Molecule: RNase P RNA; transfer RNA
Organism: Chloroflexota bacterium
């Protein structure tokens, strides 16, 4: 130099004229979408809505079963499918990158092919017996039966651990030697694991098939939810009310105490608890609205320093206020400057001339994935080749 | 803004782990003078679009895409 890998960050600047949405001071011919002047005004993804969470309603609390998500170990963290370390497999010469519970607890599934698809099985070969036919016999051979064999050939995505070697009638973990795997022991590690020994123990993939195990998990969503007015009455809120017994009393009422029972709730189901309600009486006044108001924007918020940690991260000081619309602001046009590419020139110092300037846009709010982005800068490394 | 639904020839649409039914269209012949019916034959799917599980995916996962619907309001 030229391939590449991993991360980490900008993503235009300045002015001018015209405007938008909100604050705040002043002003008035005073409450008007008033004027004047000052101050803030998109993003790295504001986006897809995939996950977690805060916050509100539904009256709630706790166990179980179903359902439904997630899955290697340990740690972060309000929480997570998200982060960081680290085993373990696999891929790439490498920097690095992908994946990830259980198939040896059941159940079920492997079309076509093939003899056989998962635990019993022989199609063709192979190899033994036995009858036959061939021969004068017998050896081969050939032909049907019986048997033994998974080494060989053919199906297929997958075929009885592999490789050698012994051994055999032929063959086989049948029996060694290395690999691989289950399984016991020891040892290290918090754990996933990892080493070392002993044991022929050799039992196929599929859990993004049901399952089984660990663990978590109400349900809706800011158009949640809440105040505040004019008309219209069909109502709305709020209290107290069941029955039976005791206890009190001449009785009774009211007051306390105790049992018993119906229906409802957290929007699958079941129990326990709590709670609240019918229907009638009292009181009070309005309930909803595409009308205003709050919700709403100070927050797991942002900078600098510093402690702890291997890192995610977490304490700790000190500073800072950084958009809140609801027909829905954040924009238009012009002009220099940039950056990118291209084309012309060049005295190599710069220069002209035309292209281009991406994706997208807040609507309760955070934390993370996922996607979409023209251009560009930055650390760290890695492989090859070249100088010195 | 939120919530839920769906995508299979030109249209309607079954299929939901085993290699894409069928109706209607639409092409060619036949029978008609001709043309509709009819009757035979025959064409046309990358199952929105990538990736990933699997021997095998229109079906299972994950990411995007593009259409719809519904929610503000009592009675």
């Nucleotide at each position: 130099a030229c391939a590449g890998u991993g991360g980490g960050c900008c993503g235009g600047g300045u002015g001018g004229u015209c405007g938008c949405c909100u604050u705040c001071u002043g002003c008035c011919u005073a409450u008007g979408a008033g004027c004047a002047g000052g101050g803030g005004g998109a993003g790295g993804a504001a986006g897809g809505u995939c996950c977690g969470g805060g916050c509100u309603c539904c009256u709630c609390c706790g166990g179980g079963c179903a359902g439904c998500g997630u899955g290697c170990u340990g740690g972060g963290u309000a929480a997570c499918g998200c982060c960081c370390a680290g085993g373990c497999g696999g891929g790439g010469c490498g920097a690095c990158c992908c994946g990830c519970g259980g198939a040896a607890a059941g159940u079920g599934g492997c079309a076509c092919a093939g003899a056989a698809a998962c635990c019993a099985u022989a199609c063709c070969g192979u190899c033994g017996c036995u009858a036959g036919c061939u021969u004068c016999a017998a050896a081969a051979g050939c032909u049907a039966g019986c048997g033994g064999u998974a080494a060989g050939g053919g199906u297929g995505a997958a075929a009885a651990g592999g490789u050698g070697g012994g051994g055999u009638a032929a063959g086989a973990g049948c029996c060694c030697a290395c690999c691989g795997g289950c399984g016991g022991c020891a040892g290290g590690g918090u754990g996933a694991c990892c080493u070392g020994c002993c044991g022929g123990c050799c039992g196929g993939c599929c859990a993004a098939a049901c399952c089984c195990c660990a663990c978590g998990u109400g349900g809706a969503g800011c158009a949640a939810g809440g105040c505040c007015a004019a008309a219209u009455a069909g109502g709305a809120g709020g209290g107290c009310c069941a029955g039976c017994c005791c206890u009190u009393u001449a009785a009774a009422a009211a007051g306390g105490g105790g049992c018993u029972a119906g229906g409802g709730g957290a929007u699958g189901c079941c129990c326990g608890g709590c709670c609240c309600c019918a229907u009638g009486c009292c009181c009070u006044c309005g309930g909803g609205u595409a009308g205003g108001c709050c919700g709403c924007u100070u927050g797991a918020g942002c900078c600098u320093c510093u402690c702890c940690g291997a890192a995610a991260g977490g304490g700790g000081a000190g500073g800072c206020c950084c958009a809140g619309a609801c027909u829905g602001a954040u924009g238009a046009c012009c002009a220099c400057c940039g950056g990118c590419c291209g084309c012309c020139a060049u005295a190599c110092g710069g220069g002209g001339c035309g292209g281009u300037u991406a994706c997208a846009g807040a609507a309760c709010c955070c934390g993370g994935c996922c996607u979409a982005u023209a251009g560009g800068c930055c650390c760290a490394c890695u492989g090859u080749c070249c100088c010195u | 803004u939120g919530g839920g639904g769906u995508g299979u020839g030109g249209c309607c649409a079954a299929g939901c782990g085993g290699u894409a039914a069928g109706g209607c269209g639409c092409c060619u012949g036949a029978c008609u003078c001709u043309g509709g019916a009819u009757c035979a034959g025959g064409a046309g799917a990358u199952c929105g679009a990538a990736g990933g599980u699997u021997c095998g995916a229109a079906u299972c996962c994950u990411u995007c895409c593009g259409c719809c619907c519904c929610a503000g309001c009592c009675a």